[in-house]
This is a predicted structure of a 41-nucleotide RNA (nadA riboswitch) from Terriglobus albidus. The organism belongs to Terriglobus, within Bacteria.

RNA sequence: GCUUUCAACAUCCCCGUUGCGCCAAGAGCGUGACUGAAGGC
Numbered sequence: 001g002c003u004u005u006c007a008a009c010a011u012c013c014c015c016g017u018u019g020c021g022c023c024a025a026g027a028g029c030g031u032g033a034c035u036g037a038a039g040g041c
Base pairs, nucleotide, nucleotide: 001041002040003039004038005037006036007035016034017033018032019031020030021029022028
């Protein structure tokens, strides 16, 4: 650097940050970028 799986960090638990799109308007769904962790190359 690429890739896979994730959110440890959080004043109990859950929740990493953010842009765009969708409409059932929901604390919803889809998608991109970024931060961090672990594995593989």

Its Rfam family is "nadA riboswitch". A reference for the family is Huang et al. (2020), "Structure and ligand binding of the ADP-binding domain of the NAD(+) riboswitch", RNA. Rfam classes the family as a small RNA. The prediction has a mean pLDDT of 76. RNAcentral holds the sequence, with entries from Rfam.